[in-house]
RNA sequence: AGAGUUUGAUCCUGGCUCAGAUUGAACGCUAGCGGCAUGCCUUACACAUGCAAGUCGAACGGCAGCACGGGGGCAACCCUGGUGGCGAGUGGCGAACGGGUGAGUAAUGCAUCGGAACGUGCCCAACGAUGGGGGAUAACUGCGCGAAAGCGUUGCUAAUACCGCAUACGACCUACGGGUGAAAGCAGGGGACCGCAAGGCCUUGCGUCGAUGGAGCGGCCGAUGUCGGAUUAGCUAGUUGGUGGGGUAAAGGCUCACCAAGGCGACGAUCCGUAGCUGGUCUGAGAGGACGACCAGCCACACUGGGACUGAGACACGGCCCAGACUCCUACGGGAGGCAGCAGUGGGGAAUCUUGGACAAUGGGGGCAACCCUGAUCCAGCAAUGCCGCGUGUGGGAAGAAGGCCUUCGGGUUGUAAACCACUUUUGGCAGGGAAGAAAUGGCCUGUGCGAAUACCACGGGUUGAUGACGGUACCUGCAGAAUAAGCACCGGCUAACUACGUGCCAGCAGCCGCGGUAAUACGUAGGGUGCGAGCGUUAAUCGGAAUUACUGGGCGUAAAGCGUGCGCAGGCGGUUGGGAAAGAUAGGUGUGAAAUCCCUGGGCUUAACCUAGGAAUUGCAUUUAUGACUGCCCGACUGGAGUACGGUAGAGGGGAGUGGAAUUCCGCGUGUAGCAGUGAAAUGCGUAGAUAUGCGGAGGAACACCGAUGGCGAAGGCAGCUCCCUGGACCUGUACUGACGCUCAUGCACGAAAGCGUGGGGAGCAAACAGGAUUAGAUACCCUGGUAGUCCACGCCCUAAACGAUGUCGACUGGUUGUUGGACGGGAAACUGUUCAGUAACGAAGCUAACGCGUGAAGUCGACCGCCUGGGGAGUACGGCCGCAAGGUUAAAACUCAAAGGAAUUGACGGGGACCCGCACAAGCGGUGGAUGAUGUGGUUUAAUUCGAUGCAACGCGAAAAACCUUACCUACCCUUGACAUGUCUGGAAUCCUGAAGAGAUUUGGGAGUGCUCGAAAGAGAGCCAGAACACAGGUGCUGCAUGGCUGUCGUCAGCUCGUGUCGUGAGAUGUUGGGUUAAGUCCCGCAACGAGCGCAACCCUUGUCAUUAGUUGCUAACGCGUAGAGGCGAGCACUCUAGAUAGACUGCCGGUGAUAAACCGGAGGAAGGUGGGGAUGACGUCAAAUCAUCAUGCCCCUUAUGUUCUGGGCUACACACGUGCUACAAUGGUCGGUACAGACGGACGCGAAGCCGCGAGGUGGAGCAAAUCCGAGAAAGCCGGCCUCAGUUCGGAUUGCAGGCUGCAACUCGCCUGCAUGAAGUCGGAAUCGCUAGUAAUCGCAGGUCAGCAUACUGCGGUGAAUACGUUCCCGGGCCUUGUACACACCGCCCGU
Repeated sequence: AGAGUUUGAUCCUGGCUCAGAUUGAACGCUAGCGGCAUGCCUUACACAUGCAAGUCGAACGGCAGCACGGGGGCAACCCUGGUGGCGAGUGGCGAACGGGUGAGUAAUGCAUCGGAACGUGCCCAACGAUGGGGGAUAACUGCGCGAAAGCGUUGCUAAUACCGCAUACGACCUACGGGUGAAAGCAGGGGACCGCAAGGCCUUGCGUCGAUGGAGCGGCCGAUGUCGGAUUAGCUAGUUGGUGGGGUAAAGGCUCACCAAGGCGACGAUCCGUAGCUGGUCUGAGAGGACGACCAGCCACACUGGGACUGAGACACGGCCCAGACUCCUACGGGAGGCAGCAGUGGGGAAUCUUGGACAAUGGGGGCAACCCUGAUCCAGCAAUGCCGCGUGUGGGAAGAAGGCCUUCGGGUUGUAAACCACUUUUGGCAGGGAAGAAAUGGCCUGUGCGAAUACCACGGGUUGAUGACGGUACCUGCAGAAUAAGCACCGGCUAACUACGUGCCAGCAGCCGCGGUAAUACGUAGGGUGCGAGCGUUAAUCGGAAUUACUGGGCGUAAAGCGUGCGCAGGCGGUUGGGAAAGAUAGGUGUGAAAUCCCUGGGCUUAACCUAGGAAUUGCAUUUAUGACUGCCCGACUGGAGUACGGUAGAGGGGAGUGGAAUUCCGCGUGUAGCAGUGAAAUGCGUAGAUAUGCGGAGGAACACCGAUGGCGAAGGCAGCUCCCUGGACCUGUACUGACGCUCAUGCACGAAAGCGUGGGGAGCAAACAGGAUUAGAUACCCUGGUAGUCCACGCCCUAAACGAUGUCGACUGGUUGUUGGACGGGAAACUGUUCAGUAACGAAGCUAACGCGUGAAGUCGACCGCCUGGGGAGUACGGCCGCAAGGUUAAAACUCAAAGGAAUUGACGGGGACCCGCACAAGCGGUGGAUGAUGUGGUUUAAUUCGAUGCAACGCGAAAAACCUUACCUACCCUUGACAUGUCUGGAAUCCUGAAGAGAUUUGGGAGUGCUCGAAAGAGAGCCAGAACACAGGUGCUGCAUGGCUGUCGUCAGCUCGUGUCGUGAGAUGUUGGGUUAAGUCCCGCAACGAGCGCAACCCUUGUCAUUAGUUGCUAACGCGUAGAGGCGAGCACUCUAGAUAGACUGCCGGUGAUAAACCGGAGGAAGGUGGGGAUGACGUCAAAUCAUCAUGCCCCUUAUGUUCUGGGCUACACACGUGCUACAAUGGUCGGUACAGACGGACGCGAAGCCGCGAGGUGGAGCAAAUCCGAGAAAGCCGGCCUCAGUUCGGAUUGCAGGCUGCAACUCGCCUGCAUGAAGUCGGAAUCGCUAGUAAUCGCAGGUCAGCAUACUGCGGUGAAUACGUUCCCGGGCCUUGUACACACCGCCCGU
């Protein structure tokens, strides 16, 4: 110090969440020790039991109980206050402290600082006195009542108890003459003197009385500060003040009588809620915020409420009285009690301790003292509740053990960790020693004081003895022994730390974002790791981060936020100058700011926590001195702010009255006839009873065309024909005057569009509601025909708007340019132009802004004042108040819920947005599909199985370039289990061939033949093959194409997709790639903050079209020759065709025009070919989780006598139906018969197969030739010539079926193809819809090939014949580029609203 989270990405706004610190905590898991702290936050709930306030015999009478002494008695025992002492009692002091709690209390409190009208026991200082009398009473005794608590009465008695008398320096009262008022003794010691004695007397100490002063304590008063709510705005009769009584310790309405009518309040009274206050504690950089346990100060309370008594002090926690509630006792008559003291109990609660020890220390009460009392206190106990400290070993130790986990199987990791070796002993255990906390008081000696005194007493000094709850504790020493001692949370990001298995949107996790749907680093477990550590996590709570309430330190054009506008009281702020005073301010001094805490420096516990000493600090308040700049105050002056007068100017500024023309509608009359009106199209409506149209006249209401304009005026709302009257404001120029009179403005007052409301008018047009007609799935709408309130006027209400510039008002300052409105001053004859003031617009510097944008009219730089905001929804809603006739307005929440909501900009995508362009995209054409039969594929259904995949374009004659068996993956039945196939080990045998039996076959079981190759002399070894055995393993067309590689489809052969550097932007991104032209093309040119480059385009490649050249067989044949029925058949030649090599050729190269002197386009020439000549191959970045795990490869999962393998038969060929793709047709541009012509490309040895012969034919026979420019397939067909058919279900069409055959093949039944004869179905050109094609194309005709034993209407090629049309780009589809809107980004098959 920040981080996560809104988006595809970005910047901003803004909330939510996290990391930190803390706690009187609680809960979960775990737990070795010690020190120091802390421990009912909830029911101020109720309390059993014990203890918490007594003491004094040196005040008193006495003597119950105890001990001693004395006396009596033989003894048991009795008597005796004589002594130590002492129950109960009288009396004194204390009990008002100490201890607890926080209910009440928002001020009779507290904190800080002041004040005057007071009291004070014990204590201190100093003054005076302490004389002399009296009467009672408790205890006790006797009697009585009562259950008890307790009470009554008779009699006796004392005092430091009580009451007088005397005295009175002070004191109090006073009329100033005077008057009033006191006491108590007790104890120690003692020389002289007195006394019979007790004692007197003296002295000392303690006490008592009167009065003074002090200290400390307490009472009272004032100022300032002290929580939230205005949805609490008015409160108050002893209330505020005065006079006079009373009262108090004391001022005072404290109380009473009378008089006056005050007092408090927006600077928040009153009321409501909440709360003890403070020093401080926690947090924070601070300012602040939250809190007020422990410790300390103050206050309040003591079962609840009230009251007084005693006393120095109380209206009294362990006192009294009364009332109430509750509990207990009771003999029912009556009594007793108060843990918010210490322990403890019940209850409540998430939750908070022992019915402990001691007065040894500190302190308190009483006492002369010893001493007694003290749940104050000091200690101990319980609790990881917190803080602090220590330990659970240390060093060595690699075979990197075993085990675990992971693995790419090589290894890695746990891990020097363990084992093992050496060492140490804190802590714990046992044993021994063993503190400090203790010094006073006391004894003895001594000094000083008092005194007659060497007594006594007091105060010092010295010496000495006793006293320890804790506790045999802290601490020290010894002994044995690694021995007694580690967990918790987390590991997707934030946030340090990763793998495996299980699970499969299940179980679960989660602080936020979010994980989990079969490969989860996020669930659960394990291994490993990270963090902290006797603790660790979770929950709750506070501050922080949060500048997210902003004083320090925020904002308001669009994110939340400027009141609709003005006027204006209070309030806030305020020009220049001189003087005064000193309130604010500043500086210094003084007092205070308790201690503790925090901080600094020391000291003490082994350290630390903790304790302790000193200092600093305590930012405050009060008082005093000084200063006089600034603000305020007082006095005076000024003119610049503001205003007034005089002079001009513009204006839909406002109010009232009058008046004008055009138009709509209506009425009357005329002309006139069938429609008018309305719409996308119609209908409702109006019209033959005369509409619409048209002419004339009239009525009535409302609004004011042109001018008219980012023109004018007004505070805003708003204001528009013209004239008159009344009236507000603004601007300009110069002079005079006033002299700060100013700015802003909570509450308040006024104005305030439209709609709406009330009363009364008015009503032409328009027009909510309403009615009808349409539209539509519906249409309570949009459209049409009507139409009432209303719109208009007068008066009165309402008071809201996207009342917007979404921008409060006022003032100052800060570059410019251009237009326009109203003035003024110059120049000029004018047009025009310059300067200046006030408005109103556009563009833009600096600056500002998240950006967009604003920019002298600021959203810039500043000042003054007001209003408003604090996540989204709920909600501008509910309740309450105020206003209103009502409608409603204004003020204005909460529960609950979400993690976003939002602003600006970016890139895409999309639009029934725009501009431009392209494509057989449409259009123009030609031919089809959709209807029929059959073929084929798919869906569906069926089945034992009908194996699987492909599913919009981009699946469906697709994978499959050939399912009878095989293929084959499916089904049925029968088998095999190291296996049909691979590698390794061992044993045996050559391999192999012939053959019998069983079986559907796989297979099982016999017989026979046979002995090879390499090395070696041989034995033997090796390679290969076969068989057998056991184990590693094989095998899987089993799953996942959403785990993958590879390959492919599609957009699309569309022209795009990017990068480097630079520049611009906070950034995402932009620029380049946009623009002007052009192109088939991001093709090229020009321009340009871009300059270059890459992948694409094009070209390079193949093929085809032309010429020349080379070569010339198997090809060719012009000339020459031979030769034939004919024939390149032969010699010969390679000229031609052709073949196949290497070249040439075409490049907008040339000419003209257009264009920008460009690129390019148009036309032309030449040329075989002309503007990429035609065709092919070639497919950018990417998209579709597109297809394929069944081509192949491959991760994970699954099967392993089976999901593997072999084999038989069946199935993939089923069939009500639906769809796709192709075949053949429906005929005469045809069918059929006969004759006849011309290709290209391709294939051929397990092959193509000629001639010849046989068969009607399929075919058979035959075997020449040919590994092919030589031979064969091989007859091309449409075409051409001629004949018949004549519009019909036909001489069209050929399905179906019957019979007879052929071919292939182990085998044509399920289930092949072909032939002949016979049969002769549907179909007469096809609904909605839809497909292909732009030239050698469509259409049409045949040929070949691959697959293949056989099987082609499919597929892939080949040539033959050979068109029509394109005006054009409005529309449909797809695409490209630019631009625009967007709340979309899974991107319009989106998002999202209502019910």